The prediction has a mean pLDDT of 80. Predicted 3D model of a 349-nucleotide RNA (Bacterial RNase P class A) from a Rhodocyclaceae bacterium. The organism belongs to Rhodocyclaceae, within Bacteria. The sequence is in RNAcentral, with records from ENA. The gene name in the source record is rnpB. Rfam family: Bacterial RNase P class A. Rfam describes the family as follows. Ribonuclease P (RNase P) is a ubiquitous endoribonuclease, found in archaea, bacteria and eukarya as well as chloroplasts and mitochondria. Its best characterised activity is the generation of mature 5'-ends of tRNAs by cleaving the 5'-leader elements of precursor-tRNAs. Cellular RNase Ps are ribonucleoproteins. RNA from bacterial RNase Ps retains its catalytic activity in the absence of the protein subunit, i.e. it is a ribozyme. Isolated eukaryotic and archaeal RNase P RNA has not been shown to retain its catalytic function, but is still essential for the catalytic activity of the holoenzyme. Although the archaeal and eukaryotic holoenzyme s have a much greater protein content than the bacterial ones, the RNA cores from all the three lineages are homologous -- helices corresponding to P1, P2, P3, P4, and P10/11 are common to all cellular RNase P RNAs. Yet, there is considerable sequence variation, particularly among the eukaryotic RNAs. Identified in Yersinia as Ysr151/RnpB.
RNA sequence: GAAGUCCGCCAGGCAGCCGCUGCGCGCAAGCGUGGAGGAAAGUCCGGGCCCCAUAGAGCAGGAUGCCGGCUAACGGCCGGGCGCCGUGAGGCGACAGACAGUGCAACAGAAAGAUACCGCCGAUGGUUCCGCAAGGAAAUCAGGCAAGGGUGAAAUGGUGAGGUAAGAGCUCACCGCGUGGCUGGUAACAGUCCACGGCACGGCAAACCUCAUCCGGGGCAAGGCCAAAUAGGGAAGCCAUGACGCUGCUCGCGUCGCUUCCGGGUAGGCUGCUAGAGGCCGUCGGCAACGGCGGUCCCAGAGGAAUGGCUGCCCUCGACAGAACCCGGCUUAUCGGCGGACUUCCACC
Numbered sequence: 001g002a003a004g005u006c007c008g009c010c011a012g013g014c015a016g017c018c019g020c021u022g023c024g025c026g027c028a029a030g031c032g033u034g035g036a037g038g039a040a041a042g043u044c045c046g047g048g049c050c051c052c053a054u055a056g057a058g059c060a061g062g063a064u065g066c067c068g069g070c071u072a073a074c075g076g077c078c079g080g081g082c083g084c085c086g087u088g089a090g091g092c093g094a095c096a097g098a099c100a101g102u103g104c105a106a107c108a109g110a111a112a113g114a115u116a117c118c119g120c121c122g123a124u125g126g127u128u129c130c131g132c133a134a135g136g137a138a139a140u141c142a143g144g145c146a147a148g149g150g151u152g153a154a155a156u157g158g159u160g161a162g163g164u165a166a167g168a169g170c171u172c173a174c175c176g177c178g179u180g181g182c183u184g185g186u187a188a189c190a191g192u193c194c195a196c197g198g199c200a201c202g203g204c205a206a207a208c209c210u211c212a213u214c215c216g217g218g219g220c221a222a223g224g225c226c227a228a229a230u231a232g233g234g235a236a237g238c239c240a241u242g243a244c245g246c247u248g249c250u251c252g253c254g255u256c257g258c259u260u261c262c263g264g265g266u267a268g269g270c271u272g273c274u275a276g277a278g279g280c281c282g283u284c285g286g287c288a289a290c291g292g293c294g295g296u297c298c299c300a301g302a303g304g305a306a307u308g309g310c311u312g313c314c315c316u317c318g319a320c321a322g323a324a325c326c327c328g329g330c331u332u333a334u335c336g337g338c339g340g341a342c343u344u345c346c347a348c349c
Base pairs, nucleotide, nucleotide: 001345002344003343004342005341006340007339008338009337010336012314013313014312015311016310017309018308020035021034022033023032024031025030037320041331042330044329045328046327047326048325049219050218051217052216056251057250058249059248061215062214063213064212065211066080067079068078069077070076081095082093083092084091085090096210097209101208102207103204104203117149118148119145120144121143124142125141126140127139128137129136130135157175158174159173160172161171162170176199177197178196179195180194181193182191183190184189223271224270225269226268233262234261235260236259237258238257242256243255244254245253246252278297279296280295281294282293283292284291285290
């Protein structure tokens, strides 16, 4: 100097005039003060809160899936292990079980839960030729092989040596694999460690399944209060040996009426509604996520939905984009700027 990886921060600025809204003060006029995001988005997870409700058990169903920790909790986060990708900093992982069972793998290929297409051998048994015989020779039949070649995503461990008629873990050495031990580690796991074993009928569970752990349902249009109005209407069914409620089913528990149809009235106001699993600063503990302690601050609460319009200047020329009960995450969209740590390459000293 160039190219990258990971983490954090900001979110156009300043001024003037007019306008909107919450709170406080004020009789009023008005004054003071506050006023959209890093994702407010998606509604994908987890909760707080509310109701069912007095609160259970089982089945069904669903979710997660290496180990340890954090958290209110999670499918989240942090650290570690293993596997894969990358020269690397780093990134990704749907990461329990294949001897419990069922199932799937087109086509090609001889064969995909054990085979012979090409091929190698033909020692042993048979046929043929030579020979008095012993025996020899050639080709091949029976038979033997799965080492070589082909097909395929995948062909029944790999390399080398010996052995064999030709081969094959058939035997051996090393590697790989399995079992047991030892060592390190909380553990997942790891090992130039030790011993034994020729060990392979493999793959897929984001196939059904098995195992472990967890899960009641519904939701602020939840719920609570006040006021007003109407028709204390009509019909049918069940009715304690019953009906209804608790997501589906069973048990169990609770209540005493319940269900369906036709018709009528109301849709107003207040609350829930923002002081929080809160922010910031310091300190201690921890690799970290995060937690303890101390101090300090109040930082949107609309209600058909509030921050807009005009002018001037600056500039990095502004993308994606607007709260609706709240919070912790994940995912998606995205212009520009600033800062930190680390990696690789090039050149010079």